RNA sequence: GGGCCUGUGGUCUAGUGGCUAUGACAUCACCCUUACACGGUGAGGGUCGUCGGUUCGAAUCCGACCAGGCCCA
Numbered sequence: 001g002g003g004c005c006u007g008u009g010g011u012c013u014a015g016u017g018g019c020u021a022u023g024a025c026a027u028c029a030c031c032c033u034u035a036c037a038c039g040g041u042g043a044g045g046g047u048c049g050u051c052g053g054u055u056c057g058a059a060u061c062c063g064a065c066c067a068g069g070c071c072c073a
Stems, first nucleotide, its partner, number of pairs: 001072007010025003018056001027043005049065005
């Protein structure tokens, strides 16, 4: 330098054009317990890597760029 793949709450993850973006762990509050752990109920936390484009409508399709990984030279 070239090609391919990946990027979604703190972490992991579902979502291949349309309902309020899904679930688990973690965090916080309450219940339970003499207390802790376990368990139960609830809450907060995302503007989907960035910037543009297509579309009535984009996490999803297209382009460029950024970061990481693999391969070729």
A computed fold for a 73-nucleotide RNA from a Candidatus Woesearchaeota archaeon, annotated as transfer RNA. Rfam family: tRNA. It is annotated as a transfer RNA. The coordinates come from a structure-prediction model, not an experiment, and the mean pLDDT is 82. The source organism's lineage runs through Archaea, Nanobdellati and Candidatus Woesearchaeota.